[in-house]
RNA sequence: AAAGAAAAAGGCAAACUUGUCGUGAGGCAGGGACGCAAAGCCAUGGGUCUAACAGAGUAUAGAUAGCCAGGUUGCCAUAU
Numbered sequence: 001a002a003a004g005a006a007a008a009a010g011g012c013a014a015a016c017u018u019g020u021c022g023u024g025a026g027g028c029a030g031g032g033a034c035g036c037a038a039a040g041c042c043a044u045g046g047g048u049c050u051a052a053c054a055g056a057g058u059a060u061a062g063a064u065a066g067c068c069a070g071g072u073u074g075c076c077a078u079a080u
Base pairs, nucleotide, nucleotide: 003078004076011036012035016031017030018029019028020027021026034066040072041071042070044069045068046067047064048063049062050061051060
């Protein structure tokens, strides 16, 4: 440097559900665990999804980092 096998300390939390915000996709908080070694952070490229205003666009404005890639920071551990 690569790599995440096993283990340990700790971490996150899908579906569903309660409250709340939003037109919506969804967000936040509580409960709850399907999973996760970046399931930490960043919408940069692609994908998917939403549409109050707008009016059918090679758009505009959003959502998704738990869809993929990229950037960046980082816990544990040394079997191969």